[in-house]
RNA sequence: GGCUACGUAGCUCAGUUGGUCAGAGCGCGGCACUCAUAAUGCUGAGGUCACUGGUUCAAUUCCAGUCGUAGCUA
Numbered sequence: 001g002g003c004u005a006c007g008u009a010g011c012u013c014a015g016u017u018g019g020u021c022a023g024a025g026c027g028c029g030g031c032a033c034u035c036a037u038a039a040u041g042c043u044g045a046g047g048u049c050a051c052u053g054g055u056u057c058a059a060u061u062c063c064a065g066u067c068g069u070a071g072c073u074a
Base pairs, nucleotide, nucleotide: 001073002072003071004070005069006068007067010026011025012024013023019057028044029043030042031041032040050066051065052064053063054062
C1' cells in the first nucleotide's frame, strides 16, 4: 500500500428486510429495609448510535468519503 471486519450509555454488548421505544447486564445517584454495612426491592440520571456528506417523506440501519481499532496479505 491492498483487502476484510468492527466503532451504539462510565464498562461489556444487543438491536435494525429503513418508520411508531434507542435497550439489557454491570456500574452511578436517591428512597425503603438494617444498630450499621453488604445483599435485596423500588426508582432516577446518563447516548449528537465515531465524524462529514449523500439518497429518502423518514437514516443507528442504505451509499460515499474521513478517522480510529483488529486481522489477513504483498